[in-house]
Parts: sequence; C1' cells; structure tokens
RNA sequence: GGGGCUAUAGCUCAGUUGGGAGAGCAUUGCCUUUGCAAGGCAGGGGUCGUCGGUUCGAGUCCGUCUAGCUCCA
Repeated sequence: GGGGCUAUAGCUCAGUUGGGAGAGCAUUGCCUUUGCAAGGCAGGGGUCGUCGGUUCGAGUCCGUCUAGCUCCA
C1' cells in the first nucleotide's frame, strides 16, 4: 500500500425479506428475611462508530472516513 471481517444499553450479543430498537448479565426501587445471599415483581438506561446518499420509511442498502482484528505484499 491492497483485500476481508467487526462497530447496536455499563458488559456480552441478537435484530432473518427495509416498517415494533431488543435479550442475558449488571444497575435502581419494592416484596420476602432478625440480617445477608438466593428468589419474585416493577423500572431506568440507546446520536445503532462519523459524515453523506437512496427511499414514503434505514440498525439493515450504497459511498466516505475513523478504530479494532485478520490475510497478502
């Protein structure tokens, strides 16, 4: 220098054919206990890496850039 993959909640990740942004863990409150743990119920938390494009509509499609991993030289 060139090719490929990945980027979504605090963490690990899903999101199928473009239309509802989600799961587990964590965290907060309540219940249960003499107390702790475990358990149950309810809740909060998101610029979907950046910028732009396509579309009535983009996490998803296209381009660019950034970061990480990897292959070739």

The RNA shown here (transfer RNA) has 73 nucleotides and comes from a Thermoguttaceae bacterium. The prediction has a mean pLDDT of 81. It matches the Rfam family "tRNA". Rfam describes the family as follows. Transfer RNA (tRNA) molecules are approximately 80 nucleotides in length. Rfam links the family to the GO term triplet codon-amino acid adaptor activity. The organism belongs to Thermoguttaceae, within Bacteria.